Small-subunit ribosomal RNA, 3' major domain from a metagenome, 484 nucleotides, folded computationally. Model confidence (mean pLDDT): 81 of 100. Rfam family: Bacterial small subunit ribosomal RNA.
Context: one part of a larger RNA
RNA sequence: UGACGGGGGCUCACACGAGCGGUGGAGUAUGAGGAUUAAUUCGAAGCAACGCGCAGAACCUUACCUGGGUUUGACAUGGUUGGAUGGCUUACUGGAAACAGUGUAGUCUGCCCGCAAGGGUGAAACUUCCACAGGUGCUGCAUGGCUGUCGUCAGCUCGUGUCGUGAGAUGUCGGGUUAAGUCCCUUAACGAGCGAAACCCUUGUCAUUAGUUACCAUCAGUUCAGCUGGGGACUCUAAUGAGACUGCCGGUGUUAAACCGGAGGAAGGUGGGGAUGACGUCAAGUCCUCAUGGCCUUUAUGCCCAGGGCCUCACACGUACUACAAUGGCGGCUACAAAGCGAUGCAAGACCGCAAGGUGGAGCAAAUCGCAGAAAGGUCGCCCCAGUUCAGAUCGCAGGCUGCAAUUCGCCUGCAUUAAGUUGGAAUCGCUAGUAAUCGCGGAUCAGCUACGCCGCGGUGAAUGUGUUCCUGAGCCUUGUACA
Numbered sequence: 001u002g003a004c005g006g007g008g009g010c011u012c013a014c015a016c017g018a019g020c021g022g023u024g025g026a027g028u029a030u031g032a033g034g035a036u037u038a039a040u041u042c043g044a045a046g047c048a049a050c051g052c053g054c055a056g057a058a059c060c061u062u063a064c065c066u067g068g069g070u071u072u073g074a075c076a077u078g079g080u081u082g083g084a085u086g087g088c089u090u091a092c093u094g095g096a097a098a099c100a101g102u103g104u105a106g107u108c109u110g111c112c113c114g115c116a117a118g119g120g121u122g123a124a125a126c127u128u129c130c131a132c133a134g135g136u137g138c139u140g141c142a143u144g145g146c147u148g149u150c151g152u153c154a155g156c157u158c159g160u161g162u163c164g165u166g167a168g169a170u171g172u173c174g175g176g177u178u179a180a181g182u183c184c185c186u187u188a189a190c191g192a193g194c195g196a197a198a199c200c201c202u203u204g205u206c207a208u209u210a211g212u213u214a215c216c217a218u219c220a221g222u223u224c225a226g227c228u229g230g231g232g233a234c235u236c237u238a239a240u241g242a243g244a245c246u247g248c249c250g251g252u253g254u255u256a257a258a259c260c261g262g263a264g265g266a267a268g269g270u271g272g273g274g275a276u277g278a279c280g281u282c283a284a285g286u287c288c289u290c291a292u293g294g295c296c297u298u299u300a301u302g303c304c305c306a307g308g309g310c311c312u313c314a315c316a317c318g319u320a321c322u323a324c325a326a327u328g329g330c331g332g333c334u335a336c337a338a339a340g341c342g343a344u345g346c347a348a349g350a351c352c353g354c355a356a357g358g359u360g361g362a363g364c365a366a367a368u369c370g371c372a373g374a375a376a377g378g379u380c381g382c383c384c385c386a387g388u389u390c391a392g393a394u395c396g397c398a399g400g401c402u403g404c405a406a407u408u409c410g411c412c413u414g415c416a417u418u419a420a421g422u423u424g425g426a427a428u429c430g431c432u433a434g435u436a437a438u439c440g441c442g443g444a445u446c447a448g449c450u451a452c453g454c455c456g457c458g459g460u461g462a463a464u465g466u467g468u469u470c471c472u473g474a475g476c477c478u479u480g481u482a483c484a
Base pairs, nucleotide, nucleotide: 001484002483003481004480005479007478008477009476010475011474012473013472015468016467019431020430021429022428023427026322027321028320029319030318031317033315034313035312042053043052064308065307066306067305068304069303070302073132077131078130079129082126085125086108087107088106089105090103091102092101093100094099110121111120112119113118134297135296137295138294139293143291144290145286146285147284148282150280155194156193157192158191159190160189161170162169163168174185175184176183200274201273202272203271205242206241207240208239209238210237211236215231216230219229220228221227245268248262249261250260251259252258324424328383329382330381331380332379333378334377340371341370342369345364346363350359351358352357390421396415397414398413399412400411401410437460438459439458440457441456442455443454
């Protein structure tokens, strides 16, 4: 100087308390462990691995296994041999295919000379041999880059000066204050940098500009649909501005910083949310994104192909979904979103089908057309507390869709089947407001989908706490130390 303490002081955080909803029990989905296996590819491992890499494993992907093939190679560059041997379409044989072999006919082919015939050259391609290619092989404890984490915690440092023999100290301490090393005062320190804050995006208010595809107050028409004429008010769209700064008032305070209350205001003390992550820590993660040193491999640890596997299942774990019901279930009628996506695409009206879906194709590169019916909600009716008109696993049959192909191993529909489950032990998680809880909608990936995942969007919309004794973690000061 640090680190540590079942030392002390001060402070903070959904850390506890107060409250709401869960997990742990059930079924299923999914990911891991273990077991199994020819293979069940590999990585991730307390928090910070386990719906993680994977924003989508039937083939492909694919790295794994079995079998079949191949050796200048699927891919790159250079040299070399050959000489038109070549490419595309096509026929046959073997084969699971890859590939190997045998042909037929048509067609295409650089540059130069030439009207053309043709000649020259040898490009691209092919072929022979050689250098080499290749490796998701090893090492993340050789590395770059990127990322997680402490933590959006308030810290981490430097120059000059001063003090100390020195390591170092001071500044950065102390008194207040703040979300903050934020600011003020004091002060052997005076300044500065990286962080904090601000600048950026979004949301909340208003104004100006602009009105089509959006809008419709007034006027007219009307098939009653902003539909038409029209309007530029309103909504909205999207560009530019304004607005919030403790600016004003009162009180407290050291006359300070600031805090408390109030006014005005759409908004008040960081208005809400996001992006943004200091010096560093964990030899944290990644050589399977990529790049790369070294090592290993080179008729194989490379490459191609078929089939299988990554989907197994006594068990035990994580994360979710669906429930156990009456604040509910079912049926009829009926209302209100936002944000997205659409050309190999989204697909309306119509018709067929109980339905999944099919036929067909208007319109739309979309504020115009479509996906698209929002759902919870409202209202009427049934159920009457039961393993039920709860719950839906499992299994059977019949269909639909995608795709070369749904057996291993896809999704959806109808009929039938009806399991566990009556609120979950010890323990444990999230959340302080448009939040929790609850309800649906969209998107990426994608032929299809095991999505209940992930990332967004809006609808309805609480309870509790203004406390810090305790648990956990963190910051500052201080103290002890046989630790570094």